[in-house]
């Protein structure tokens, strides 16, 4: 170069065309406790970017960008 995969909180993951985008760790607050961990409860954070199809897009098409993967003079 060409081909394929892939891109959601801070981190690893889920979700599927229709709902308020969910768990799970960690954050940050509160109860317990001499003080700290545990443990319980509560809170904030995310769909890479730009069209396009749809009534409606994280999810389907295009294209830009990052990230791996195989190939090849």
């Nucleotide at each position: 170069g060409g081909c394929c995969c892939u891109g959601u909180a801070g981190u690893a993951c889920a979700a599927u065309g229709g709902a308020u985008a969910g768990u799970a760790c960690a954050u940050a607050g509160g109860u317990c406790u001499c003080c700290g961990g545990a443990a319980c409860c509560u809170a904030a954070g995310a769909u890479c970017c730009a069209g396009g199809u749809u009534c409606g897009a994280u999810u389907c098409c295009u294209g830009g960008c990052g990230g791996g993967g195989c190939u090849a003079c």